[in-house]
About this RNA: This is a predicted structure of a 73-nucleotide RNA (transfer RNA) from a Gammaproteobacteria bacterium. The sequence was found in a public genome assembly. Its mean pLDDT, the model's own confidence on a scale to 100, is 82. Rfam family: tRNA. By type it is a transfer RNA. Rfam's curators write: Transfer RNA (tRNA) molecules are approximately 80 nucleotides in length. Rfam links the family to the GO term triplet codon-amino acid adaptor activity.
C1' cells in the first nucleotide's frame, strides 16, 4: 500500500427478509435468612462507532472516514 473481519447496555455477545432493540453477568432496590453468601423478585442502563445517501420508514442496504484483528506485498 492492497483485500478480508469486527464496532450494538459497565462486560461479554444475541438481534429477524428493513417496521425505533434483547440476553447472560455486573449496578440498584426489595423479599428470604439471626446475618452473610447462595436464591427469587423489581428497576434503572443504548447517539447501534462517525458522516452522508436510498426509502414513506435504517442497527440491518449504498458510499466514505475512524478504531481494532487477520492476510499479502
Nucleotide at each position: 500500500g492492497c483485500g478480508g473481519g469486527u464496532a450494538u447496555a459497565g462486560c461479554u455477545c444475541a438481534g429477524a427478509u428493513g417496521g425505533u432493540a434483547g440476553a447472560g453477568c455486573a449496578a440498584a432496590c426489595g423479599a428470604c435468612c439471626g446475618a452473610u453468601a447462595a436464591u427469587c423478585g423489581u428497576u434503572a442502563g443504548g447517539u447501534c462507532a462517525c458522516a452522508g445517501g436510498u426509502u414513506c420508514g435504517a442497527u440491518c442496504c449504498c458510499u466514505g472516514u475512524u478504531a481494532u484483528c487477520c492476510g499479502c506485498a